[in-house]
This is a predicted structure of an 84-nucleotide RNA (transfer RNA) from a Candidatus Magasanikiibacteriota bacterium. It matches the Rfam family "tRNA". It is annotated as a transfer RNA. The sequence was found in a public genome assembly.
RNA sequence: GCCGCGGUGGUGGAGUUGGUAUACACAGGAGACUUAAAAUCUCCCGCCCGUAAGGGCUCGUGGGUUCGAGUCCCGCCCGCGGUA
Numbered sequence: 001g002c003c004g005c006g007g008u009g010g011u012g013g014a015g016u017u018g019g020u021a022u023a024c025a026c027a028g029g030a031g032a033c034u035u036a037a038a039a040u041c042u043c044c045c046g047c048c049c050g051u052a053a054g055g056g057c058u059c060g061u062g063g064g065u066u067c068g069a070g071u072c073c074c075g076c077c078c079g080c081g082g083u084a
Stems, first nucleotide, its partner, number of pairs: 001083007010026003019067001028044005046057004060076005
């Protein structure tokens, strides 16, 4: 150089017939239980604006297609594997 696979909350990751982004687990926060703690159970947990209701943004990055893109197409960046 070429070919293939991958990049999604703090972490691991699901979402692949294009139609609710962040299921599930861990980490974290609050509460219950306990004399106290551990364990266990319940709830919360991306960012911004807003008192709230609600609205906007976000899937490595920049474009494109589409009513609609994490998902399809193109460029670039990064990682892993193969090949000369």

The coordinates come from a structure-prediction model, not an experiment, and the mean pLDDT is 80.
The source organism's lineage runs through Bacteria, Bacteria candidate phyla and Candidatus Magasanikiibacteriota.